FMN riboswitch aptamer (RFN element) from Paenibacillus sp. UNC451MF, 154 nucleotides, folded computationally. It was read from a public genome assembly, where an Rfam model found it. Model confidence (mean pLDDT): 76 of 100.
RNA sequence: GUCGAUCUUCGGGGUAGGGUGAAAUUCCCGACCGGCGGUGAAGGGUGCAAGUAUUGGCCCAUAGCCCGCGACUCGUCAUUUGCUUUAUAGCAUUGACGACUGAUUUGGUGGAAUUCCAAAGCCGACGGUACAGUCCGGAUGGGAGAAGGUCAAA
Numbered sequence: 001g002u003c004g005a006u007c008u009u010c011g012g013g014g015u016a017g018g019g020u021g022a023a024a025u026u027c028c029c030g031a032c033c034g035g036c037g038g039u040g041a042a043g044g045g046u047g048c049a050a051g052u053a054u055u056g057g058c059c060c061a062u063a064g065c066c067c068g069c070g071a072c073u074c075g076u077c078a079u080u081u082g083c084u085u086u087a088u089a090g091c092a093u094u095g096a097c098g099a100c101u102g103a104u105u106u107g108g109u110g111g112a113a114u115u116c117c118a119a120a121g122c123c124g125a126c127g128g129u130a131c132a133g134u135c136c137g138g139a140u141g142g143g144a145g146a147a148g149g150u151c152a153a154a
Base pairs, nucleotide, nucleotide: 004151005150006149007148008147009146010145017029018028019027031134032133033124034123035069036068037067038066043060044059045058046057048056049055064122065121073099074098075097076096077095078094081092082091083090084089104120105119106118107117108116126137127136128135
């Protein structure tokens, strides 16, 4: 460094202040937030190439809106479990598969940037409630994945 099995731990942030109103963290002004992997010209490291430097290589790594994934939602099938029904079946739950799933431009530098710098924008499941990315709830859940241990093999 490669392949297999298994276990453990970890794994999401955010409405200050004000206005209207009987009532709004939901409307209006304004404030705030950014999961995971990849890419990668922030930045850092290494000293590998040949002695040094440039440069290149390699490693780490700051993109919400570039590529992909997850959550949510919906559907189909299965049928695990439970409840209901005279029964077909229905509801919940579980599993597999599938569908759906948001948003960026301009200028600068440069050989090269939708990632750098500057500026201006934009986006954010479902249920509840005065209309919610931020409150409450499903959720002490699930999860992309991250780190580490053990076993086996080469």

The organism belongs to Paenibacillus, within Bacteria.